Predicted 3D model of a 77-nucleotide RNA (c-di-GMP-I riboswitch aptamer) from Syntrophus sp. (in: bacteria). Of the family's consensus pairs, 100% are formed in the model. The source organism's lineage runs through Bacteria, Thermodesulfobacteriota, Syntrophales, Syntrophaceae and Syntrophus. It matches the Rfam family "c-di-GMP-I riboswitch aptamer". Rfam links the family to the GO term cyclic-di-GMP binding.
[in-house]
């Protein structure tokens, strides 16, 4: 470095709901809570998809929708 895998080891993240806040809305935050996750780390100024809109032809929104890129902790080969 490079395939592979989550069985160990040390861990990490958090889906529905729910409380408050922001926003017309999609949907974000913080807290609580775990439905999963081996990238559920980033990336929407890679390419698809899917939602949302007040004043729409255009602006937002999803990365835990897929398919690429980067970076990453252990075990093995």
């Nucleotide at each position: 470095a490079u395939c592979c895998g989550a069985a160990a080891a040390g861990g990490c993240c958090a889906a529905a709901c729910c409380a408050c806040c922001g926003g017309u809305a999609a949907c974000g935050g913080u807290g609580g809570g775990a439905c999963g996750g081996a990238a559920a780390g980033c990336c929407a100024a890679c390419g698809g998809g899917u939602c949302u809109u007040u004043c729409a032809u255009a602006a937002g929104a999803c990365a835990g929708c897929c398919g690429a890129g980067c970076c990453g902790c252990c075990a093995g080969g």